[in-house]
RNA sequence: CAGCGAUAAAGGCAAACUCAGUGAGAACUGAGGACGCAAAGCCACGGGUCUCCUAUUUGCUUUACGGAAGAUAGCCGGGUUACCGAA
Numbered sequence: 001c002a003g004c005g006a007u008a009a010a011g012g013c014a015a016a017c018u019c020a021g022u023g024a025g026a027a028c029u030g031a032g033g034a035c036g037c038a039a040a041g042c043c044a045c046g047g048g049u050c051u052c053c054u055a056u057u058u059g060c061u062u063u064a065c066g067g068a069a070g071a072u073a074g075c076c077g078g079g080u081u082a083c084c085g086a087a
Stems, first nucleotide, its partner, number of pairs: 004085002012037002017032006035074001041080003045077003048072003051068003
């Protein structure tokens, strides 16, 4: 340096849920709270899932393969940066 990841040490993040706020919604932010996480740091590039809108439909209804300066990095892959050091 690369790979790997301990019942190691130091430190870190924070699911569900509750309260407050934002948003049309998925969801996000803050506080509390810990299910978990060795990249659960960062980036929507590929796939997935979800939301809104539109198209479609005689109607009830169904549904994008269309649109979003939509969401999700704690769904997977990829990119990128990084703490520690037993086997």

c-di-GMP-I riboswitch aptamer from Desulfosporosinus sp. OT, 87 nucleotides, folded computationally. Its Rfam family is "c-di-GMP-I riboswitch aptamer". Rfam's curators write: GEMM was predicted in a large-scale screen for bacterial structured RNA regulatory elements. The organism belongs to Desulfosporosinus, within Bacteria.